[in-house]
Formats: sequence, C1' cells, structure tokens
RNA sequence: AGCUUAUAGAGAAAGGCAGAGGGAAUAGACCCGUUGAAGCCUUAGCAACCUGACACUGUUCAAGGUGCUAAAUUCUACCCCUGACGGGAAAGAUAAGUU
Repeated sequence: AGCUUAUAGAGAAAGGCAGAGGGAAUAGACCCGUUGAAGCCUUAGCAACCUGACACUGUUCAAGGUGCUAAAUUCUACCCCUGACGGGAAAGAUAAGUU
C1' cells in the first nucleotide's frame, strides 16, 4: 500500500510553540478561526476496536496497544419511499485479521 469484516446521530480538556487557515475527495451550502485555524510537544480526559476479568454474541475495567476529544462521517449531491421524516449504497475514518 491492497483486500476482508465490524463500528460510528453519544462521549471527552488545558498549557507551550506557531501564525492563517480548517471542516476527507469533486461541486454547492453552511459553520469554526487573531476572543488564535492547521501542524508539533507535554499533561489530562473519552471509551470505538483489540487485550484483561466475569455470570460470556453481553457486562465490567481504564492497566496495556491503536484511536479520538466543535457541529450526525456538518448537510446535500447516487438509488428507493414520502407532503415531510426516513432507509440503502458509494466514498472516507477507526479497529482487527490477512497478502
């Protein structure tokens, strides 16, 4: 890097450096940002997966490995249904396994 499977409308901060962008991709919209964006470091927290324990397709723990800590994966655009709501798919993200 590829493939497979599963999950996601909940949850969760502060400080330092830094200095203008960011919210995945294409398009549209909307939102956040000098009352400091992205990024890096430190500590803290949350609990999705693996791991641990148990009364074992669940419960519990936060010790470990990843991850995460504005807004439903920010919303819509592809398909179905509807007056509206909604559902599914695709794509992305995270985890585990595998090549």

A computed fold for a 99-nucleotide RNA, annotated as SAM riboswitch aptamer (S box leader).
Rfam family: SAM riboswitch aptamer (S box leader). Rfam links the family to the GO term regulation of gene expression.